Context: one part of a larger RNA
């Protein structure tokens, strides 16, 4: 090197867009690099192997052919690939006609719940718990009613639901914008798939500057609990959480399941869009895409389970893995403000 694997055993990059690079639709011709076929040249000798011979035998030595599997050249062959010219539409974009949605950003506004402030009724406990004490309260709490302020999240719908690449997205309304689907017809003509590097997104937590601060609540401080209780309960409470603007780059980023594309028996729910036809009062029957579940043939798996949303069949690209510990550590580059990430070992020892 070639053969294995990658849901749960080690092992899909966290997603997507792209560069080189791989790898690639029909159909007619041109060259002939690869590719195949005849030929010529070279591929020292020795050694290998094959026939024969010579040392009493072997090792060993000769002799003859084969073979050197390889390189240039040369004269064909063109079905494959490669290149060039032409063409085609069925992958692929693209215009149009509807459609649906918590996609994304900005700004407007909404009620309901907390908290705080004043008034006003009104007393003597509240409040917490397994039980209770820390707390609160006659300087009038708790509960009730009025009003006013704040900041954060949207209850019912609400779903096995929808959107998006992921990461995530829910209150109503409006600007601005992405992308996806269905139906028809026109349009270009393979412009298509993948994608090392590389750049872009990226919960949460944490960083900086400045704002905000109702509620929650790391750390903290108190009451309980307990042999202890640096917890679990309780009572308060700062970072934080929330805006902006700039870092940060991780994760059970999980479907622990990379993208494409084709194929390969059904059942039965739901989202959106269409088509004719049955019934035609209606609900519905029947049929075509695109999405999202559940069951489940064959097949596949070590089993579990997958099962046209495959983990079935086959092709193409990329990551990735190769015993446990030592380690995601050490060093050493590299990003970073810091916290750290990315890359990423070895001794030694089972």
């Nucleotide at each position: 090197c070639u053969g294995g694997g990658u849901u749960u055993a080690a092992a899909g990059g966290g997603u997507g867009c792209g560069u080189a690079g791989g790898a690639g639709g029909g159909c007619a011709g041109g060259u002939a690099a690869g590719u195949c076929a005849g030929u010529g040249g070279u591929g020292a000798a020795a050694u290998c192997c094959u026939g024969g011979g010579g040392c009493u035998u072997a090792a060993c030595c000769c002799c003859a052919g084969a073979a050197c599997u390889g390189c240039c050249g040369u004269u064909g062959a063109u079905a494959c690939u490669a290149u060039c010219u032409g063409u085609c539409u069925u992958g692929a974009a693209u215009a149009u006609u509807g459609u649906g949605g918590a996609g994304g950003u900005g700004a407007g506004c909404g009620g309901a719940a907390u908290a705080u402030g004043u008034c006003a009724u009104g007393u003597a406990g509240c409040g917490g718990u397994g039980a209770a004490a820390u707390g609160c309260u006659u300087a009038g709490a708790u509960a009730u009613g009025a009003c006013a302020u704040a900041g954060a999240a949207c209850a019912c719908c609400a779903a096995u639901u929808g959107c998006g690449a992921a990461g995530g997205c829910a209150g109503c309304u409006c600007g601005c914008u992405g992308g996806g689907u269905c139906g028809g017809u026109a349009c270009u003509g393979a412009c298509g798939c993948u994608g090392a590097g590389g750049g872009a997104c990226g919960a949460a937590a944490g960083c900086g500057u400045g704002g905000g601060g109702a509620g929650c609540a790391a750390a903290c401080a108190g009451g309980a609990u307990u042999a202890g209780a640096u917890a679990c309960c309780c009572u308060g409470g700062u970072a934080g959480u929330c805006c902006a603007c700039g870092c940060c780059c991780u994760a059970a980023a999980c479907g622990a399941u990379g993208g494409g594309c084709a194929u390969u028996u059904g059942g039965u729910g739901u989202g959106g869009c269409g088509g004719g036809u049955c019934g035609u009062u209606c609900a519905g029957g029947c049929u075509g895409c695109c999405g999202u579940g559940c069951c489940g043939u064959a097949g596949c798996u070590a089993a579990c389970g997958u099962g046209u949303u495959a983990a079935a069949u086959g092709c193409c690209c990329c990551g990735c893995c190769u015993g446990g510990g030592g380690a995601g550590u050490a060093c050493g580059g590299u990003c970073g403000c810091a916290a750290g990430g990315c890359u990423g070992a070895a001794a030694c020892u089972c």
Small-subunit ribosomal RNA, central domain from an uncultured prokaryote, 350 nucleotides, folded computationally. Its Rfam family is "Bacterial small subunit ribosomal RNA". Its family is annotated with ribosome and structural constituent of ribosome in the Gene Ontology. Model confidence (mean pLDDT): 89 of 100.